[in-house]
RNA sequence: AGAGCAGGCCGGAUGGCCGCUGCUUUGCUUUAAAGCAAAGGGGAGGAAAGUCCGGGCUCCACAGGACAGGAUGCUGGAUAACGUCCAGUCCCGGUGACGGGCAGGAAAGUGCAACAGAAAGUAAACCGCUUCCGGAGUAAUCCGGGAGUAAGGGUGAAACGGUGAGGUAAGAGCUCACCAGUCCGGGCGGUGACGUCCGGAGCUAUGCAAACCCCAUCCGGAGCAAGACCAAAUAAGGGGAGUUUGAGGGUGGUCCGCCCGAGUCUCCGGGUAGGUCGCUUGAUCUUGAUGGCAACAUCAAGGCUAGAUGAAUGGUCAUCAUUCAGGAACGUAUUUUACGUUUCUGGAAACAGAACCCGGCUUAUGGCCUGCUCUAACC
RNA sequence: GCCCCCGUAGCUCAGGUGGAUAGAGCAAGGGAUUCCUAAUCCCUGUGCCGUGUGUUCGAGUCACGCCGGGGGCACCA
Numbered sequence: 001a002g003a004g005c006a007g008g009c010c011g012g013a014u015g016g017c018c019g020c021u022g023c024u025u026u027g028c029u030u031u032a033a034a035g036c037a038a039a040g041g042g043g044a045g046g047a048a049a050g051u052c053c054g055g056g057c058u059c060c061a062c063a064g065g066a067c068a069g070g071a072u073g074c075u076g077g078a079u080a081a082c083g084u085c086c087a088g089u090c091c092c093g094g095u096g097a098c099g100g101g102c103a104g105g106a107a108a109g110u111g112c113a114a115c116a117g118a119a120a121g122u123a124a125a126c127c128g129c130u131u132c133c134g135g136a137g138u139a140a141u142c143c144g145g146g147a148g149u150a151a152g153g154g155u156g157a158a159a160c161g162g163u164g165a166g167g168u169a170a171g172a173g174c175u176c177a178c179c180a181g182u183c184c185g186g187g188c189g190g191u192g193a194c195g196u197c198c199g200g201a202g203c204u205a206u207g208c209a210a211a212c213c214c215c216a217u218c219c220g221g222a223g224c225a226a227g228a229c230c231a232a233a234u235a236a237g238g239g240g241a242g243u244u245u246g247a248g249g250g251u252g253g254u255c256c257g258c259c260c261g262a263g264u265c266u267c268c269g270g271g272u273a274g275g276u277c278g279c280u281u282g283a284u285c286u287u288g289a290u291g292g293c294a295a296c297a298u299c300a301a302g303g304c305u306a307g308a309u310g311a312a313u314g315g316u317c318a319u320c321a322u323u324c325a326g327g328a329a330c331g332u333a334u335u336u337u338a339c340g341u342u343u344c345u346g347g348a349a350a351c352a353g354a355a356c357c358c359g360g361c362u363u364a365u366g367g368c369c370u371g372c373u374c375u376a377a378c379c
Numbered sequence: 380g381c382c383c384c385c386g387u388a389g390c391u392c393a394g395g396u397g398g399a400u401a402g403a404g405c406a407a408g409g410g411a412u413u414c415c416u417a418a419u420c421c422c423u424g425u426g427c428c429g430u431g432u433g434u435u436c437g438a439g440u441c442a443c444g445c446c447g448g449g450g451g452c453a454c455c456a
Base pairs, nucleotide, nucleotide: 001375002374003373004372005371006370007369008368009367010366012320013319014318015317016316017315018314020043021042023040024039025038026037027036028035029034045351049362050361052360053359054358055357056356057223058222059221060220064256065255066254067253069219070218071217072216073215074088075087076086077085078084089103090101091100092099093098104214105213109212110211111208112207113206126153127152128149129148130147131146132145133144134143135142136141161179162178163177164176165175166174180204181203182201183200184199185198186197187196188195189194227277228276229275230274237268238267239266240265241264248260249259250258270455271454272453284303285302286301287300288299289298290297291296322348323347324346325345326344327343328342329341330340331339332338333337380452381451382450383449384448385447386446389405390404391403392402398436407423408422409421410420411419429445430444431443432442433441
């Protein structure tokens, strides 16, 4: 210098003016409710987003049982919980920094493996090799049929270990040596996944479970339009179904249990769509200390940081900061040049807008900084 | 705000359990018939299967993440 990998941080600051929306105080009108005015003080995010997971909270039995269904899936830990995070193991990719893994079971069962190929999972004889029988030929050899053979060819994504030797009619773990893997037994290290070493068994077992399934663990349902209260309004209307022989309800499916139980379901038609609470102090934030490799936990001190409801949080001006482009001056080095400092002019700033609240994931997006790797050149 | 569904040719739809060059109808283009047109008959083209990554020998189909579109909801009697 080029190419790349990983991590962290920020999401402009201050002031003036004009606006928007809640809150508090004061004043005025008013029986009150409420309205108006003034002052003070508050007012989006790192993702507020997608709604993909998990939890709090609320209601339904104080949330019960069985089946069905769903989710997760190496090990250990963190946590309120998780499909998240941290640390590791193994496998894969990369020269490397590093990245990725829905990573249990295919020696429980079922299923699938198109085309090609002789044969595709209980393997299989197309060519080839060997041998026997028959025929032809003086012979070499050739033709037909039977048997053996998975070493060689060819097909395929995949053909049932590899190399060598022995063995054989030819061959083959058929036998042996070494290597690879699997299983069994044991030693050592590790909490564990696992690693490593030794011995034994010719044991060689295909892939797919993001196919059904099996195993282990977890899961009751609905969601702030939850739920509670107040107010307003009407035709307490009409048709149908079924019901004290227990209908029906208790929010996804079935059965049981428990509770309520005289009213329920459905279609048509009708009315109100206003207010208060829930609502923001919380697994909260900042700083420090301690423990831990880390995620995180504990302790101490300090802080209060939107609560709107057709839905506010904006605009403009000035100064400063960041950065880009151009010009000028000065300094340094070897010049056209490069770097640094100062100054002038002009410009730029993305993605996007809370709606009960948190922890994550994913996606969108402007910039800054740090560490590391590889290659090339020079010292 | 919350909860669901869908995406395949210009349009409307098929493609249970992975093995195609992805089909059908309408529409479009060409030809035949006719004096001309319609109707009828024959022929033809048409897709990155919304998008990306993965699983698999192989993905329209399976898994996950995005993108786009559509639908539903409160209370009273």
This is a predicted complex of two RNAs, RNase P RNA and transfer RNA, with 456 nucleotides together. The prediction has a mean pLDDT of 75. It holds a member of the Rfam family "Bacterial RNase P class A". Rfam classes the family as a ribozyme.